[in-house]
RNA sequence: UUGUUAUCAUGAAAGCUGGAGAGAUUAGACUCUGUGAAAGCUUAGCAACCCUAUUUCUUAAUAGAAGGUGCUACAUUCUAUUCUGAUUUAUCAGAAAAAGAUAACGU
Numbered sequence: 001u002u003g004u005u006a007u008c009a010u011g012a013a014a015g016c017u018g019g020a021g022a023g024a025u026u027a028g029a030c031u032c033u034g035u036g037a038a039a040g041c042u043u044a045g046c047a048a049c050c051c052u053a054u055u056u057c058u059u060a061a062u063a064g065a066a067g068g069u070g071c072u073a074c075a076u077u078c079u080a081u082u083c084u085g086a087u088u089u090a091u092c093a094g095a096a097a098a099a100g101a102u103a104a105c106g107u
Base pairs, nucleotide, nucleotide: 002106003105004104005103006102007101008100013043014042015041016040017039021032022031023030026080027079028078029077044072045071046070049068050067051064052063053062054061055060076099081096082095083094084093085092086091087090
């Protein structure tokens, strides 16, 4: 760099440095931010993908958290494409896809 599979409305923040942006990209909307953004570091926490133990009903279940990742505003912040339903006919609701994020195993 890229492929497959799984998950994505739960949950969990303080301090220090920093000094203007941030919520992936494009467009629109809506938000966060000098009462201090991004980023980095420390500590703490959440979750349970890998992992550990037990069971044996084994592509599983239960419990755990030492270690490897991840995460700790807003649903992946919402919408965008397709389908279905409703109706006020351009809005609402639902499902799927695409894109993205994370993990595991590969390339």
The RNA shown here (SAM riboswitch aptamer (S box leader)) has 107 nucleotides and comes from Flavobacterium sp. 9AF.
The source organism's lineage runs through Bacteria, Pseudomonadati, Flavobacteriales, Flavobacteriaceae and Flavobacterium.
Model confidence (mean pLDDT): 82 of 100.
The RNAcentral record of the sequence draws on ENA and Rfam.